[in-house]
């Protein structure tokens, strides 16, 4: 600086919390978060092309819920910020 309403799971390990903080609300012993392997998705870079777009899947990334919702301004809502994540 740009994007963040879509998309995408199995096995093995392991054993208690986790979803960034806080408050909610959810996920989780019918085994979560996390780690590894394979697979998949396609945000950014890269490659190709008809180059605001399409396409591929090489590098990072990602694979519960709109960044799960809210925090601040305004407010019925929408919206705009802050913070966070990825490049």
């Nucleotide at each position: 600086u740009a994007u963040c309403a879509a998309g995408a799971g199995a096995c093995a390990g392991g054993g208690a919390g986790g979803g960034a903080c806080c408050g909610g609300c959810c996920c989780u012993a019918u085994g979560a978060u996390c780690u590894g392997u394979c697979a998949g998705c396609a945000a950014c870079c890269u490659a190709c092309a008809u180059u605001a777009u399409g396409c591929a899947a090489g590098g990072u990334g990602c694979u519960a819920a709109u960044u799960c919702c809210g925090u601040c301004c305004a407010g019925a809502a929408a919206g705009g910020g802050a913070a966070g994540a990825u490049a």